[in-house]
Context: one part of a larger RNA
Molecule: large-subunit ribosomal RNA, domain II
Organism: Akkermansia sp.
RNA sequence: GCCUACGAGUUGCUCUUCACUGGCGAGGUUCAGCGCAUUGAUGCGCGCAGCCGGAGCGAAAGCGAGUCCGAACAGGGCGCAUGAGUCAGUGGAGGCAGACGCGAAACUUUGUGAUCUACCCAUGGUCAGGCUGAAGGUCGGGUAACACUGACUGGAGGGCCGAACCGGUUUACGUUGAAAAGUAUUCGGAUGAACUGUGGGUAGGGGUGAAAGGCUAAUCAAACUGAGAGAUAGCUCGUACUCCCCGAAAUGCCUUUAGGGGCAGCCUCGGGAAACAGUCAUGCAGAGGUAGAGAUACUGAUUGGGUGCGGGGGCUUCACCGCCUACCAACCCCAGCCAAACUCCGAAUGCUGCAUGAUGAUACCCGGGAGUGAGGGCGCGGGUGCUAAUGUCCGUGCCCGAGAGGGAAAGAACCCGGACCACCGGCUAAGGUCCCGGAGCGUACGCUAAGUUGCAUUAACGAGGUCCGACUGCAGAGACAGCUAGGAUGUUGGCUUGGAAGCAGCCAUUCAUUUAAAGAGUGCGUAACAGCUCACUAGUCGAGCGGUCGGGUAUGGAUAAUAAACGGGCAUUAAGCGUACCACCGAAGCCGUGGAAUUAUGAUAUAAUUGGUAGGGGAGCAUUCCGGUCAGCGUAGAAGGGGAUCCGUGAGGGUUUCUGGAGCGUCCGGAAAAGCAAAUGUAGGC
Numbered sequence: 001g002c003c004u005a006c007g008a009g010u011u012g013c014u015c016u017u018c019a020c021u022g023g024c025g026a027g028g029u030u031c032a033g034c035g036c037a038u039u040g041a042u043g044c045g046c047g048c049a050g051c052c053g054g055a056g057c058g059a060a061a062g063c064g065a066g067u068c069c070g071a072a073c074a075g076g077g078c079g080c081a082u083g084a085g086u087c088a089g090u091g092g093a094g095g096c097a098g099a100c101g102c103g104a105a106a107c108u109u110u111g112u113g114a115u116c117u118a119c120c121c122a123u124g125g126u127c128a129g130g131c132u133g134a135a136g137g138u139c140g141g142g143u144a145a146c147a148c149u150g151a152c153u154g155g156a157g158g159g160c161c162g163a164a165c166c167g168g169u170u171u172a173c174g175u176u177g178a179a180a181a182g183u184a185u186u187c188g189g190a191u192g193a194a195c196u197g198u199g200g201g202u203a204g205g206g207g208u209g210a211a212a213g214g215c216u217a218a219u220c221a222a223a224c225u226g227a228g229a230g231a232u233a234g235c236u237c238g239u240a241c242u243c244c245c246c247g248a249a250a251u252g253c254c255u256u257u258a259g260g261g262g263c264a265g266c267c268u269c270g271g272g273a274a275a276c277a278g279u280c281a282u283g284c285a286g287a288g289g290u291a292g293a294g295a296u297a298c299u300g301a302u303u304g305g306g307u308g309c310g311g312g313g314g315c316u317u318c319a320c321c322g323c324c325u326a327c328c329a330a331c332c333c334c335a336g337c338c339a340a341a342c343u344c345c346g347a348a349u350g351c352u353g354c355a356u357g358a359u360g361a362u363a364c365c366c367g368g369g370a371g372u373g374a375g376g377g378c379g380c381g382g383g384u385g386c387u388a389a390u391g392u393c394c395g396u397g398c399c400c401g402a403g404a405g406g407g408a409a410a411g412a413a414c415c416c417g418g419a420c421c422a423c424c425g426g427c428u429a430a431g432g433u434c435c436c437g438g439a440g441c442g443u444a445c446g447c448u449a450a451g452u453u454g455c456a457u458u459a460a461c462g463a464g465g466u467c468c469g470a471c472u473g474c475a476g477a478g479a480c481a482g483c484u485a486g487g488a489u490g491u492u493g494g495c496u497u498g499g500a501a502g503c504a505g506c507c508a509u510u511c512a513u514u515u516a517a518a519g520a521g522u523g524c525g526u527a528a529c530a531g532c533u534c535a536c537u538a539g540u541c542g543a544g545c546g547g548u549c550g551g552g553u554a555u556g557g558a559u560a561a562u563a564a565a566c567g568g569g570c571a572u573u574a575a576g577c578g579u580a581c582c583a584c585c586g587a588a589g590c591c592g593u594g595g596a597a598u599u600a601u602g603a604u605a606u607a608a609u610u611g612g613u614a615g616g617g618g619a620g621c622a623u624u625c626c627g628g629u630c631a632g633c634g635u636a637g638a639a640g641g642g643g644a645u646c647c648g649u650g651a652g653g654g655u656u657u658c659u660g661g662a663g664c665g666u667c668c669g670g671a672a673a674a675g676c677a678a679a680u681g682u683a684g685g686c
Stems, first nucleotide, its partner, number of pairs: 001686006011097003015094010027052003033046005056063002066078004100238002103235001107228003111224002118202009127192001129161003132157001136153006165189003171184003204220001206216003241620006251264005265372002267369006278359009292345001293343002299339002303335004310328002312325004375400010405416003420595004425591003431585003434569003440582001442581006453571002461556002465553010482540005488513003493507003519534001523532002596610006621675001623672006630665001632664002640659008
């Protein structure tokens, strides 16, 4: 992992509530007990105990169709008037019980453990070999005597090296191991606080601990076993056959509340009422201060200018006055500008009411049962944030949730569209039609040269890319571009300067002359000149040449780890982009044909409907047992098992054949240990 078996809403209650069925009914019902009958836990009867109902109000005394508060014959509250209950059965739900099943970490209590291990007690045992050479001693030297000193002797030490023994430093292996802690190598101690045998002691909030929360039998921040005990678990997981109808919520308020609840909202089922209730459209009438807008309409904010109260600074003065000011600046004026908490104004929608029309039970009331109370994405209007986030918080709509199908290569919520079933029929939607791939290398006119593009996205800014439009200037009295020639003189203008001559800088009535034209000079250049060139002019040439603005498309800007972001191939008068048109493909949409179910009605018919999680409601199938039934079936072959075939929407059921070898069924009812794929489910098998 698979198979088989087992495996979860049950049972009790003289508790509550609701529905249905039945009995009796202003009543209903009997408990214990007794009598008769009886196989029985039974049946029939008696039985003024009790319970519920028949009257309420008040805290109560109490009063009573009233009563309470109150001084009240006031007003108000709850009642009456307006009468249905009760007993039993079945079912839904609640309560109390373990209460759908499994699951703690723990707590309490009774016991069992020191054969592992910690420490202690008693009594035993063990430590190859080698090294070092303390004290003391002897002899010699030495001293007044000691001290001291040499040699020898001696054999101390939590001494040294190193086996057994004890340990466990390093690395590797091992890691479903040879082993629930090992093996190999290496390493520490090895006469000691050493190691070890045997017997004994200390026990669970206790022991023991050279102390690591270590050890206390593979278990330790409180051992193990039984019991309380089915502890509790607002938590996780699981919860078993079929078909049909409807179908949510992830919100509000409160919550020692926030992943749990209570009430309301939204779903379902039963009942009621039938008032023009609900919804939509149109018209009319309203309330309102949003979007927008505004500023001589307020509160604030605010730029420039004018005027300039007041202030600052300077001057003056004994002081007061006074004068000046390229400083600040109120009010007012002109022009401009801003606001969620500004408004002189002010929509569209939405909301309310009335009328008309459409629709038709959708709305509303009473009662039974819920689930939900983590929501999410997208569009629009906002807050917050960075006009960041698959961010967060509101409002509003749609969708996912609980929605399959087609498109977007692939994708919960983007686009199209809501799946009752069947069909080897048709038409379309979004999106597509060169090949992969169903359908056009469709038609017409433009644009693009960047593979731009061919469905993720990109800016400021730059640029004689290119196409189109508008306006404007020059041009056969010859434009524009090119070429040839000129481009001079006063003068090196004046100033400045070491120098400044068109060309460092400053000044200027930048003037005048000769001219076809030529600046007191456009740029390069020199130390300064020189030199080159331009403006400007003539000639040559011979037809268009410039400028500004706007639009289309392309281009640089352009940077991330595979060439890897048209889905790929690949595509250039397109298979790209724009505009217009025709055709086709394309879905569970729509249509056609056949069939089923639900609901309504006027019921062999017609119409509408039939996606669905939580959840509500309805109808069924199967299993085991019981009562009755078929005076059922069965060794001429029961149950069970394998195959085939038929019936039913389905759960399932029938027939037949093989196997099997002794029991089993139909129908009508009843009762449940009543259906498994999941619970890291339990047991067994493979």